RNA sequence: GUGGGCGUAGCUCAACGGCAGAGCGCUUGACUGUGGAUCAAGAGGCUGCGGGUUCGAGACCCGCCGUCCACCCCA
Numbered sequence: 001g002u003g004g005g006c007g008u009a010g011c012u013c014a015a016c017g018g019c020a021g022a023g024c025g026c027u028u029g030a031c032u033g034u035g036g037a038u039c040a041a042g043a044g045g046c047u048g049c050g051g052g053u054u055c056g057a058g059a060c061c062c063g064c065c066g067u068c069c070a071c072c073c074c075a
Base pairs, nucleotide, nucleotide: 001071002070003069004068005067006066007065010024011023012022013021018055026042027041028040029039030038048064049063050062051061052060
């Protein structure tokens, strides 16, 4: 340089174009002599950035950025 995958909560990942979720973690409470475990409740996102299509975009289209893989070139 060329082609492709991925980017969503602190982490790992979901989400036929129609209310953004789960597990773990975190906070509070219950239980316990304390802690852990367990149970209950809660906080935490404008879905990498910028545009477009659409009544409606995490999803489809374009550009950019990051990351990973393959191939090519040079050393």

Predicted 3D model of a 75-nucleotide RNA (transfer RNA) from a Chloroflexota bacterium. Rfam family: tRNA. By type it is a transfer RNA. Its mean pLDDT, the model's own confidence on a scale to 100, is 80. Lineage of the source: Bacteria > Bacillati > Chloroflexota.